[in-house]
C1' cells in the first nucleotide's frame, strides 16, 4: 500500500411513524433500525425519478463509476 476480522473505539441510519418545507421527485428535525468500512464530501459521466417541461428546470452520492478527504488494524 492493497485488503477488511464474530477485533476495539467511535460514526452513519433504510422501511415505517410524527412535525415541517416543496406542485412534485424529495429536503430538514424527532422517533426508529434494515443495513453501511467511506451509507464522509462533490451532481463530473452514466442510470433512475419529478414537474410548472426549460436556450443553466429540478431530485437522488443508501444506484454505478470517477474525484477529493478520512477512523481502526487481525489474517493474507
Nucleotide at each position: 500500500a492493497c485488503c477488511g476480522a464474530u477485533a476495539a473505539a467511535g460514526g452513519c441510519a433504510a422501511a415505517c411513524c410524527c412535525a415541517u418545507c416543496g406542485c412534485g421527485a424529495g429536503g430538514u428535525g424527532g422517533g426508529g433500525g434494515c443495513g453501511c468500512a467511506a451509507a464522509g464530501u462533490c451532481a463530473u459521466g452514466g442510470g433512475u425519478c419529478c414537474c410548472a417541461c426549460g436556450u443553466u428546470g429540478g431530485a437522488u452520492c443508501g444506484c454505478c463509476a470517477g474525484a477529493c478527504c478520512g477512523c481502526c488494524g487481525a489474517a493474507g